[in-house]
Context: one part of a larger RNA
RNA sequence: CUUUGGAAAAUUGAAAAAAUUAAACUCUAGUACGAGAGGACCGAGAAUAGUAAACCUAUGGUGUAUCGAUUGUUUUACCAAAAGCAUAGUCGAGUAGCUAAGUUUAUAAUAGAUAAUUACUAACAUGUAAGAAGCUAAUUUUAAGAUAAUUUUCUAAAAAACGUAACAGAACAUUACGAGAUAGGUUUGAAGUGUAAGAUUUGUAAGAGUUUUAGCUAACAAAUACUAAAAAAUCGAACUUAAA
Numbered sequence: 001c002u003u004u005g006g007a008a009a010a011u012u013g014a015a016a017a018a019a020u021u022a023a024a025c026u027c028u029a030g031u032a033c034g035a036g037a038g039g040a041c042c043g044a045g046a047a048u049a050g051u052a053a054a055c056c057u058a059u060g061g062u063g064u065a066u067c068g069a070u071u072g073u074u075u076u077a078c079c080a081a082a083a084g085c086a087u088a089g090u091c092g093a094g095u096a097g098c099u100a101a102g103u104u105u106a107u108a109a110u111a112g113a114u115a116a117u118u119a120c121u122a123a124c125a126u127g128u129a130a131g132a133a134g135c136u137a138a139u140u141u142u143a144a145g146a147u148a149a150u151u152u153u154c155u156a157a158a159a160a161a162c163g164u165a166a167c168a169g170a171a172c173a174u175u176a177c178g179a180g181a182u183a184g185g186u187u188u189g190a191a192g193u194g195u196a197a198g199a200u201u202u203g204u205a206a207g208a209g210u211u212u213u214a215g216c217u218a219a220c221a222a223a224u225a226c227u228a229a230a231a232a233a234u235c236g237a238a239c240u241u242a243a244a
Base pairs, nucleotide, nucleotide: 001145005155006154007153008152009151010150011149015142016141017140018139021049022048025045026044027043033038050107051106052105053104054103055102059100060099061098062097066093067092068091069090070089071086072085073084074083075082076081110137111136112135117130118129119128120127159234162178163177164176165175166174182228183227184226185224186223187222188221189220191217192216193215198211199210200209201208202207
């Protein structure tokens, strides 16, 4: 730009892409076969591996500043308590998120037309029947620019822009919201760390006990308009007639 007014939704599926893998072992059956040794086809189940996708409840990893321990040094006058620097100074843990080595799911059950081949025929041509992990469907995804299919609703509806943002993200886009729980804050909780400071008791002291499952806390959950989502403006309907 188009799909023949403008919009918001929901469908169908021409076509395209992807996948359709290997199977120990058990049963059939120690059966058929075979002197024995040995040892099946067909068929019924099937661990596991590979491949692919999704996810983070659990198992783990990470988690650059969430908590704690600690060395050297500087500063806050000093003690105590803190802060800075030293790879996050080093070390022990660790929420959300991300993630695999983790979890879950799929790789299922089939049908049709056939190739080689086999059978039927004394033989050839023709034919009939059977017949492959391949082909076409079936499965999953995209999908009406498939030249434009179908259905419903609205009609000044919608849209863009601006702003608060994230289950989104390079930008754009997408998605949630703008008087409402969108983000921040606050409160409560979850979860993490591991029992704060101060005071007091005890010990010559380093320390230990009590107050104290304390104190602190990022991303998590719920509640709560306290703060920020301002004000105004933009754009927006074919054909016909009339006017401007």

This is a predicted structure of a 244-nucleotide part of an RNA (large-subunit ribosomal RNA, domain VI) from Sundstroemia setigera. The RNAcentral record of the full RNA draws on ENA. The coordinates come from a structure-prediction model, not an experiment, and the mean pLDDT is 81. Lineage of the source: Eukaryota > Sar > Ochrophyta > Coscinodiscophycidae > Sundstroemia. Rfam family: Bacterial large subunit ribosomal RNA.